[in-house]
RNA sequence: CGAGCUCGCCGGGCGAUCGCGGUGGUGUCCCCCACAGGGCGCCGCCGAGGAAGGUCCGGACUCCACAGGGCAGGGUGCUGGGUAACGCCCAGGCGGGGUGACCCGACGGAAAGUGCAACAGAGAGCAGACCGCCGAUGGCCGCAAGGCACAGGCAAGGGUGAAACGGUGAGGUAAGAGCUCACCAGCGUCCCGGGCGAUCGGGACGGCUCUGCAAACCCCACCCGGAGCAAGGUCAGACAGGGACGCCGGCGGCCCGCCGAACAAGUCCCGGGUAGACCGCACCGAGGUCGGCAGCAAUGACGGCCCCAGAUGGAUGAUCGCCCCGCCUCACGGCGGACAGAAUCCGGCCUACAGGCGGACUCGCACC
RNA sequence: GCGGGCGUCGUUCAAAGGCAGGACCUCAGAUUUCCAUUCUGACGAUGCCGGUUCGAUUCCGGUCGCCCGCU
Numbered sequence: 001c002g003a004g005c006u007c008g009c010c011g012g013g014c015g016a017u018c019g020c021g022g023u024g025g026u027g028u029c030c031c032c033c034a035c036a037g038g039g040c041g042c043c044g045c046c047g048a049g050g051a052a053g054g055u056c057c058g059g060a061c062u063c064c065a066c067a068g069g070g071c072a073g074g075g076u077g078c079u080g081g082g083u084a085a086c087g088c089c090c091a092g093g094c095g096g097g098g099u100g101a102c103c104c105g106a107c108g109g110a111a112a113g114u115g116c117a118a119c120a121g122a123g124a125g126c127a128g129a130c131c132g133c134c135g136a137u138g139g140c141c142g143c144a145a146g147g148c149a150c151a152g153g154c155a156a157g158g159g160u161g162a163a164a165c166g167g168u169g170a171g172g173u174a175a176g177a178g179c180u181c182a183c184c185a186g187c188g189u190c191c192c193g194g195g196c197g198a199u200c201g202g203g204a205c206g207g208c209u210c211u212g213c214a215a216a217c218c219c220c221a222c223c224c225g226g227a228g229c230a231a232g233g234u235c236a237g238a239c240a241g242g243g244a245c246g247c248c249g250g251c252g253g254c255c256c257g258c259c260g261a262a263c264a265a266g267u268c269c270c271g272g273g274u275a276g277a278c279c280g281c282a283c284c285g286a287g288g289u290c291g292g293c294a295g296c297a298a299u300g301a302c303g304g305c306c307c308c309a310g311a312u313g314g315a316u317g318a319u320c321g322c323c324c325c326g327c328c329u330c331a332c333g334g335c336g337g338a339c340a341g342a343a344u345c346c347g348g349c350c351u352a353c354a355g356g357c358g359g360a361c362u363c364g365c366a367c368c
Numbered sequence: 369g370c371g372g373g374c375g376u377c378g379u380u381c382a383a384a385g386g387c388a389g390g391a392c393c394u395c396a397g398a399u400u401u402c403c404a405u406u407c408u409g410a411c412g413a414u415g416c417c418g419g420u421u422c423g424a425u426u427c428c429g430g431u432c433g434c435c436c437g438c439u
Stems, first nucleotide, its partner, number of pairs: 001364004006359005012323007020047011049339001053350002056348005061228004068256004073224005078092005093107001094105004108219002113217002115213003130158002132154003137151002139148003166184006185209001187206008232279004241270005248260003287306005293300002324337005369438007378392004386422001394410005415431005
């Protein structure tokens, strides 16, 4: 210099004017007075995000039993740690990819059982003989040497396939074959050592080899009760009741169990009424920020400082000036600055995103 | 807020791990003096991106779009 990889961060800044929502204070009016509430002013403060998004997971909170047992159903799936919890994060192991930095992995079990493996091929699940090799033994011919390839033997080589029941070499044989042996790979059992563990290193023995798929059913281990802020509660207002069931209802998959009620509650149907206010809910939180500490890290504990949006037709906008970045232009100047917007709250994941900054690291080339 | 379903030729439906098929439409040819009918043939698709598998329309994850239900 070029190419790349990874982690973290920002995502326009400052000022002025007008406007909108919330909130604190204050003035005034409504109000007989006071409280509460409302209207109109003035002053102060606050006012979108890294994803507020998709709603894919996990929790807080609320109600139903204080959320209980079993079956069914669903989810997760290497190990250790973090966390309120998780399908998330960190570290490590193993496998795969890359020259490398680094990246990816639903990564338990296929000798518990069931199932599937199209086409091609001789044979596809304890398989098989198309081409091929042999024909020692038996058979036929021949006096014999030998020949025939009939019975039969074989699976080395060819060929098919995603996959053909270990690989290489030697012995052995009629030809061959774990048939035997050596080494290697793999599996099982046992032992030793390192590690909390996943697992790694080493040794002995064994039969010689036991395909793949569980994001197929299934088995094993662990986790999950249901509903959701329109949860739930308080107050006010309106209306018209009638009928059925009648011992069951809460319980919304089923059973048990618990609780409530047992003759007035409940459920269902028809009819009628309402479409309001407040709390939840906007200050105290798994909160933010700064600092050092423990830890490889995720993260945790401690100390200082801060209070930080909030509606219910739903606020957060517009204009101007200076600066910043990119493009066009000789210049003056012009144009553009993404994705997208809270709705009970929080932790993640995923997805969208103009442009920019910083820190490690790798490879190639050149030079000193 | 909660939940369910579906995306396949231009249209409407199949295939449910193993060569994506049928009907209508379009085009060409045949038949006819010509048109229609009829017959024959052709063109043409799994919303997109990944993963599992020898192999994916099918199974799994993400994403985009559409439809429906409850309150």
Model confidence (mean pLDDT): 76 of 100.
Two RNAs folded together computationally: RNase P RNA and transfer RNA, 439 nucleotides in total.
Rfam match: Bacterial RNase P class A. Gene Ontology terms of the family: dimeric ribonuclease P complex, ribonuclease P activity and tRNA processing. Rfam describes the family as follows. Ribonuclease P (RNase P) is a ubiquitous endoribonuclease, found in archaea, bacteria and eukarya as well as chloroplasts and mitochondria. Rfam classes the family as a ribozyme.